The RNA shown here (c-di-AMP riboswitch aptamer (ydaO/yuaA leader)) has 151 nucleotides and comes from a Solirubrobacteraceae bacterium. Its mean pLDDT, the model's own confidence on a scale to 100, is 78. The organism belongs to Solirubrobacteraceae, within Bacteria. Its Rfam family is "c-di-AMP riboswitch aptamer (ydaO/yuaA leader)". Gene Ontology terms of the family: cyclic-di-AMP binding and regulation of gene expression.
RNA sequence: GCAGUUGAUGUGCCGAGUCUCUCUGGACCAGUUCCGGCGAGAGCGGGGGACCCAGUAGUUCGGGGCGAAUCGGCCGCUGGUCUGAGCCGUAGCGCGCUGCAGAGCGCGCGAGCCCGUCAGCUCACCUCGUAGGCGCGAAACCCACGGGAGC
Numbered sequence: 001g002c003a004g005u006u007g008a009u010g011u012g013c014c015g016a017g018u019c020u021c022u023c024u025g026g027a028c029c030a031g032u033u034c035c036g037g038c039g040a041g042a043g044c045g046g047g048g049g050a051c052c053c054a055g056u057a058g059u060u061c062g063g064g065g066c067g068a069a070u071c072g073g074c075c076g077c078u079g080g081u082c083u084g085a086g087c088c089g090u091a092g093c094g095c096g097c098u099g100c101a102g103a104g105c106g107c108g109c110g111a112g113c114c115c116g117u118c119a120g121c122u123c124a125c126c127u128c129g130u131a132g133g134c135g136c137g138a139a140a141c142c143c144a145c146g147g148g149a150g151c
Base pairs, nucleotide, nucleotide: 001142004141005140006139010136011135012134013133014132018042019041020040021039023037024036025035026034027033028031043130044129045128046127047126048125053120062118063115064114065113066112071089072088073087074086092109093108094107095106096105097104
């Protein structure tokens, strides 16, 4: 201390993704402790699923689900085709200024994945998930500049 790497205790953000307990393994501050594994619950979230309603269409141009993540344009000139990556917007979403509301301003996202020919809504009922990712930051590494001494 410009940049970069790592980043404690902690603290904050996106997200449903949190909490409790039995058993069990480990750690050390040896106990109302911490970390992990299998499992059971609570909470939260998702899907399927009648009458009624909706629909008169759809069924390979398949269809559908999670999610904010949809839709459009452009990429020398004329016409056509193919491929790749990107750019600019946009429905919509998040954060901050900021405790609440409104307004304003600013900074971002605007992906990806899944089911497997099949699903509108939907009481009862059945069933699944409870992840992942990112920021601030002491300190260290590292680095930049300058000064001094010596040669």